Notes:
Predicted 3D model of a 76-nucleotide RNA (transfer RNA) from a Bacilli bacterium. Its mean pLDDT, the model's own confidence on a scale to 100, is 81. The RNAcentral record of the sequence draws on ENA.
RNA sequence: CUCCCGUUAGCUCAGUUGGUAGAGCACUUGACUUUUAAUCAAGGGGUCGGACGUUCGAAUCGUCUACGGGAGACCA
Numbered sequence: 001c002u003c004c005c006g007u008u009a010g011c012u013c014a015g016u017u018g019g020u021a022g023a024g025c026a027c028u029u030g031a032c033u034u035u036u037a038a039u040c041a042a043g044g045g046g047u048c049g050g051a052c053g054u055u056c057g058a059a060u061c062g063u064c065u066a067c068g069g070g071a072g073a074c075c076a
Stems, first nucleotide, its partner, number of pairs: 001072007010025004019056001027043005049065005
């Protein structure tokens, strides 16, 4: 320097033809229990790494860019 993959809730990840975001765990509250744990029920929490663009509409498409990982090239 070139190419490929990843970046989504606190954590681990899903989201297959663009239609406006989910799961598990964790957290909060309640029930149950002498208490804790376990179990059950309910709830809060993210505009999807950043910017711009295309579109009626973008996590999803395009361009640029940041970070992490991998491969390759170069190294008189």
The same sequence occurs in records of 2 taxa.
Its Rfam family is "tRNA". It is annotated as a transfer RNA.